RNA sequence: GGCAAACCAUCGGCGACGAUGGGGCGCAAAGCUUCCGGCCUGAUCAUGCUUGUCAGGUAGCGGGGCUACCGAA
Numbered sequence: 001g002g003c004a005a006a007c008c009a010u011c012g013g014c015g016a017c018g019a020u021g022g023g024g025c026g027c028a029a030a031g032c033u034u035c036c037g038g039c040c041u042g043a044u045c046a047u048g049c050u051u052g053u054c055a056g057g058u059a060g061c062g063g064g065g066c067u068a069c070c071g072a073a
Base pairs, nucleotide, nucleotide: 002027003026007022008021009020010019011018012017025060031066032065033064035063036062037061038058039057040056041055042054043053045052046051
């Protein structure tokens, strides 16, 4: 130099959450990607009280895949 947490404003969404602007907690991949697990949201059916299924979200919850600046070596 780069990115940008919480929070605030506006917009979208049933919601989790996302986008834009402000703002900086942090990050050497905090670049991209839902393939695997976790967590969160919604709905239907089942279950018999707790889970399963489907759809969605979280990439700054881990793992995996792809890409990558400067510099010692």
This is a predicted structure of a 73-nucleotide RNA (c-di-GMP-I riboswitch aptamer) from a marine eukaryotic metagenome. The coordinates come from a structure-prediction model, not an experiment, and the mean pLDDT is 85. The RNAcentral record of the sequence draws on MGnify. The model forms 95% of the base pairs in the Rfam consensus.